[in-house]
RNA sequence: CUCAUCGAGAGGGGCAGAGGGACACGGCCCGACGAAGCCCCGGCAACCCGCCAGCGCCACCGCUGCGACACCUCCCAGUGGCCGGACCCAGGUCCGGCCGGCGUUGGAAGGGUGCUAAGUCCGUCCCGGGCGAAGGCCGCACGGGGAAGAUGAG
Repeated sequence: CUCAUCGAGAGGGGCAGAGGGACACGGCCCGACGAAGCCCCGGCAACCCGCCAGCGCCACCGCUGCGACACCUCCCAGUGGCCGGACCCAGGUCCGGCCGGCGUUGGAAGGGUGCUAAGUCCGUCCCGGGCGAAGGCCGCACGGGGAAGAUGAG
């Protein structure tokens, strides 16, 4: 810098000792019934890797190369790994079986992160309608979108 996600989910202990909720301002909260930070053990989630299953695609699909076909499907040449067997004989020959990639959906939770008060705690900028008797302004609550941020992947 790019992309995806961000109203769900998941806490105990030890050390520590006054702050914390990213930054600024405002609000609202958490905190001596113990904040931040560090350590240990749990848990949540499913972003990445790996694993399992279903489905789809790819001129068969171990690999490489040449081809055929409207479709269904199929031929040829070379060459490899693993397992089993036969022959022959001490290292070969032959036979049989297995071995692909991509996408997508679901599953499980092994590895890499992440997270484990409140919507990313809320607002700030733009748009919209509503209410405040009344157009604008202003205020309040709401909906949508930005900005910023967080996490993952590249």